[in-house]
Context: one part of a larger RNA
Molecule: large-subunit ribosomal RNA, domain IV
Organism: soil metagenome
RNA sequence: CCCAUCCUAAGGAACUCGGCAAAAUUCUACCGUAACUUCGGGAGAAGGUAGGCCGGCGUUCGUCAGAGACCACGCGUCUCGAAGCGAACGUUGGUUGCAGAGAAUUGGGGGUAGCGACUGUUUACCAAAAACACAGGACUCUGCUAAGUCGGAAGACGACGUAUAGGGUCUGAUGCCUGCCCGGUGCCGGAAGGUUAAGGGGAGAAGUCAGUCGCAAGACGAAGCAUCGAACCGAAGCCCCGGUAAACGGCGGCCGUAACUAUAACGGUCCUAAGGUAGCGAAAUUCCUUGUCGGGUAAGUUCCGACCUGCACGAAUGGCAUAACGACUUCCCCACUGUCUCGGGAUGGGACUCA
Numbered sequence: 001c002c003c004a005u006c007c008u009a010a011g012g013a014a015c016u017c018g019g020c021a022a023a024a025u026u027c028u029a030c031c032g033u034a035a036c037u038u039c040g041g042g043a044g045a046a047g048g049u050a051g052g053c054c055g056g057c058g059u060u061c062g063u064c065a066g067a068g069a070c071c072a073c074g075c076g077u078c079u080c081g082a083a084g085c086g087a088a089c090g091u092u093g094g095u096u097g098c099a100g101a102g103a104a105u106u107g108g109g110g111g112u113a114g115c116g117a118c119u120g121u122u123u124a125c126c127a128a129a130a131a132c133a134c135a136g137g138a139c140u141c142u143g144c145u146a147a148g149u150c151g152g153a154a155g156a157c158g159a160c161g162u163a164u165a166g167g168g169u170c171u172g173a174u175g176c177c178u179g180c181c182c183g184g185u186g187c188c189g190g191a192a193g194g195u196u197a198a199g200g201g202g203a204g205a206a207g208u209c210a211g212u213c214g215c216a217a218g219a220c221g222a223a224g225c226a227u228c229g230a231a232c233c234g235a236a237g238c239c240c241c242g243g244u245a246a247a248c249g250g251c252g253g254c255c256g257u258a259a260c261u262a263u264a265a266c267g268g269u270c271c272u273a274a275g276g277u278a279g280c281g282a283a284a285u286u287c288c289u290u291g292u293c294g295g296g297u298a299a300g301u302u303c304c305g306a307c308c309u310g311c312a313c314g315a316a317u318g319g320c321a322u323a324a325c326g327a328c329u330u331c332c333c334c335a336c337u338g339u340c341u342c343g344g345g346a347u348g349g350g351a352c353u354c355a
Stems, first nucleotide, its partner, number of pairs: 001350008010341002014339001019336001027051005036041001038173001052095012066080005096100001108334004113329002115326002120132002136171007148157003174321004179251003184248002186244005193239003199233002204228002207225002211220003252270005279313001280310001291307005
């Protein structure tokens, strides 16, 4: 010097990213317990008092001499039950130590805000959470040989179920709510018109060739065979017409205006499918920003309450509240402490020296 277990004057978080670690609290009985609340909780809230040993008395219970009742009569059953003894509880008096839940086991507490309702689940071996799940809500598909899924098929699951059922997607208790936009994309419905494949169809074009013509070169060329091929007839789809946002998604700009100023209820104008409603807001979202004001501190980039100028909240990619709950996150306070000021000491084991 390191590790482990302890002690420590005065101070008491000044330590530190952060009270991490440690300390403190801890048991039982009694007293007493706030806001808030979904009336269940919160709550062991908080905060107090008592606790050993020895005696006296009281209450209750146990045991029992005895008494009574009944009787199938016995070593029977049932009821009451003095004294004594025992136990528990209460009360009263005494006594002792520094200390009586004498060791050990054995909650620290309170306030505030965020997130998630909750109990649960998860990255086996760096993440336990605000992530996942959840009950509840909604949309959508599915009429049974169901939809959907696995399989090449047979077949199986769904389900020996039947729309109060089953599958998929989103949201996520509860309370109050969930605004506007269907132009785009998707889905659903429609079938008049336009477009449109294979296929049908075959106008027409061209190859070959019997043959004909020609002195020849060559020209023409029926049937057959084979090639190309225009109109025209051809579905769904797309175009088109409607619907649909708890489908994917989206939810403006400029200028002016009130008798101080400032601001703009109001007006004008351009654009859009429609221009963000309620609620919330420097927020797990705010760049500027340590915004401004208030609170808390002697001093506060964090925190809490407000304001609204929302770079870039916003309503089931849910909005806003919310009791209870949380090894979650933030800030504050009490208690407590070697975390620290700032070190020191004890014991054991290493390190070190020798063997």